[in-house]
RNA sequence: ACGUCGACGCAGGGAGACGCUGACCGGGUUCAAGAUGAUCCUGUCAGGGCCGAAGGAGCAACCGCCCCGGUAAACUCUCAGGCAAAAGGACCUGCGCCGAUAA
Numbered sequence: 001a002c003g004u005c006g007a008c009g010c011a012g013g014g015a016g017a018c019g020c021u022g023a024c025c026g027g028g029u030u031c032a033a034g035a036u037g038a039u040c041c042u043g044u045c046a047g048g049g050c051c052g053a054a055g056g057a058g059c060a061a062c063c064g065c066c067c068c069g070g071u072a073a074a075c076u077c078u079c080a081g082g083c084a085a086a087a088g089g090a091c092c093u094g095c096g097c098c099g100a101u102a103a
């Protein structure tokens, strides 16, 4: 120096599941009509359904000093998060940079 591993940054790719229902407070658009109604958007609350790839939690083999403990995930759970778009997104690739490391 290369390789390998890890952290950070940048770029690209990146799934799944209700654009659900109801209530309330206003505001705005349009139509009709001048009493008011209909319609869509936005906010809050509630209800049930669903997803797993932020995060979180749990467990096997195995190991130990064997009462017990250590220890994994893309598995499981769904606390959290999410279910049009946007955002996010485990993980993968490339580049840069820092650290560690064997012959």
Base pairs, nucleotide, nucleotide: 003101004100005099006098008096009095010094011093012092013091018048020047021046022045023044024043026042027041028040030038031037049083050082051081055079056077057076058075062070063069064068
Predicted 3D model of a 103-nucleotide RNA (Glycine riboswitch aptamer) from Roseicyclus sp.
It was read from a public genome assembly, where an Rfam model found it.
Its mean pLDDT, the model's own confidence on a scale to 100, is 77.
It matches the Rfam family "Glycine riboswitch aptamer". From the family's description: This family represents the bacterial glycine riboswitch.